[in-house]
RNA sequence: UUCGAUAAUAGCAAACCCACCGAAAGGUGGGGACGCAAAGCCACAGGUCUAAAGCACUUCACGUGCCAUGGCGGCUGGGUUGCCGAAA
Numbered sequence: 001u002u003c004g005a006u007a008a009u010a011g012c013a014a015a016c017c018c019a020c021c022g023a024a025a026g027g028u029g030g031g032g033a034c035g036c037a038a039a040g041c042c043a044c045a046g047g048u049c050u051a052a053a054g055c056a057c058u059u060c061a062c063g064u065g066c067c068a069u070g071g072c073g074g075c076u077g078g079g080u081u082g083c084c085g086a087a088a
Stems, first nucleotide, its partner, number of pairs: 001088001003085002011036002016031006034074001040080003044077003047072003054066004058061001
């Protein structure tokens, strides 16, 4: 530090289960660990998930399509803060 070790001290917590919130995606708490050098924080850009309300359609239904102002930071980029110091 624009770097990342068969190092050390810590940290976080996927899937799954339970409770709650939500239309859903998903979120919160507890348990639990797949993993993570930022798997700390931030939805600005891209991507992606859901589609309530709304709009359109017809076979008028438990329907179809469009749609983010909802979500995902453990999808990518970016911004920002941080532990340690072997190699480079």
This is a predicted structure of an 88-nucleotide RNA (c-di-GMP-I-GGC riboswitch aptamer) from Ammoniphilus resinae. The model forms 95% of the base pairs in the Rfam consensus.